[in-house]
């Protein structure tokens, strides 16, 4: 140095819920709270998931129209505390 990771030191992060705020939602921020976390740090690049504002389709048959409301689909939104890659870093028992 790598590889690995302890009931070591010294810190660190923060889930679920709770409160305000954005935001169409999914989700996000700040606070409180702490289930877990050795990358649970960054990164949405590849799988996956979530969401459906906006578009597209049914609704729509009748001589025409085709809106409202309801369904289906779609990320160009979203989660890296789902799984892989990238990058980047604390500490040192066996």
């Nucleotide at each position: 140095g790598a590889c690995c990771g302890a009931u070591a030191a010294g810190g660190g992060c923060a889930a679920a819920c709770c409160u305000u705020c954005c935001g169409a939602a999914a989700g996000g921020a700040a606070g409180g709270g702490g289930c877990g976390c050795a990358a649970a740090g960054c990164u949405a690049u590849g799988g996956g998931u979530c969401u459906a504002a906006g578009g597209c389709c049914c609704c729509a048959c009748c001589a025409c129209c085709a809106a409202c409301a309801g369904g289906g689909c779609u990320a160009c939104g979203a989660c890296c505390g789902c799984c892989a890659g990238g990058c980047u870093g604390c500490c040192g028992a066996a």
Molecule: c-di-GMP-I riboswitch aptamer
Organism: Syntrophomonadaceae bacterium